[in-house]
RNA sequence: AAGGACCGUUCGGGAGAGCGCGGAGCGAUCCGCCGCCGAAGGAGCAACCGCCCCGGUAAACUCUCAGGCACCCAGGACCGACGGCCCUC
Numbered sequence: 001a002a003g004g005a006c007c008g009u010u011c012g013g014g015a016g017a018g019c020g021c022g023g024a025g026c027g028a029u030c031c032g033c034c035g036c037c038g039a040a041g042g043a044g045c046a047a048c049c050g051c052c053c054c055g056g057u058a059a060a061c062u063c064u065c066a067g068g069c070a071c072c073c074a075g076g077a078c079c080g081a082c083g084g085c086c087c088u089c
Stems, first nucleotide, its partner, number of pairs: 002088003006084003010081004018034001020033005035069003041065001042063003048056003
């Protein structure tokens, strides 16, 4: 120098779903009802493995508890860059 693992409160990209109805409020917003979304988080399972009654174990799959549903804002798995740290040579 290059490659890889992990971390980051750094930067960039980043989807989906009602401008729903009713009430309160000057407004921001809050409460209730119905309908939706999946890419924070959470939960569930296959092959496979085991000490085989049972247990271990995955997701971008599934469920929607949570979260979210005009635009904007915020959040956002994941991807890239950057930084930190370690490993390989």
Predicted 3D model of an 89-nucleotide RNA (Glycine riboswitch aptamer) from Sulfitobacter albidus.
The organism belongs to Sulfitobacter, within Bacteria.
The coordinates come from a structure-prediction model, not an experiment, and the mean pLDDT is 85.
The sequence is in RNAcentral, with records from Rfam.
It matches the Rfam family "Glycine riboswitch aptamer". The literature on the family includes a 2004 paper in Science by Mandal et al., "A glycine-dependent riboswitch that uses cooperative binding to control gene expression". Gene Ontology term of the family: glycine biosynthetic process.